[in-house]
Molecule: c-di-AMP riboswitch aptamer (ydaO/yuaA leader)
Organism: Actinomycetota bacterium
């Protein structure tokens, strides 16, 4: 280096939401924690030309997010319910494929206003959860022989 065999140690899940440095303060004072500041990472928005749109502005419009569409019932608005279509998440290294099972389809923001969009500018880097612990094929990766 190649091939073959065996295994997946570090519990985790949704989400962009993790890591590093510094000042001050506190403590159980090698250090740990809190506030603030800075940086990296990841995520999002605004914003030319060209292209798109040739309009559709109270039937306001737009953004984050999987969280949408249609039909029926229902008090003929709404809420709610049912069915159909569609979307999202989960199974113990990662990805892809098809299928099975379980769960979700919320919430919030801008404030009259935004298509795409290089340069440039701005914002976030939270919060929540406790079972989801089953397999198959393919590709890769780590460890051991």
């Nucleotide at each position: 280096u190649a091939a073959c065999c065996g295994a997946g140690a570090a519990c985790g899940c949704c989400g962009a939401a993790u890591c590093c440095c510094g000042u001050u303060c506190a403590c159980u004072c090698a250090g740990u924690g809190a506030c603030c500041g800075g940086g990296a990472u990841c995520g999002g928005g605004g914003g030319a030309a060209c292209c798109a749109a040739g309009u559709u502005u109270c039937u306001g419009g737009g953004g984050c997010g999987a969280a949408c569409c249609c039909a029926c019932u229902g008090a003929a608005c709404c809420a709610a319910g049912u069915g159909g279509g569609g979307g999202c998440g989960c199974g113990g290294c990662u990805c892809c494929u098809a299928a099975a099972g379980c769960g979700c389809c919320a919430g919030c923001c801008c404030g009259a206003c935004a298509g795409c969009u290089a340069a440039c500018c701005c914002c976030g880097u939270a919060g929540g959860c406790c079972g989801a612990c089953a397999a198959a094929g393919g590709a890769g990766u780590u460890c051991g022989g």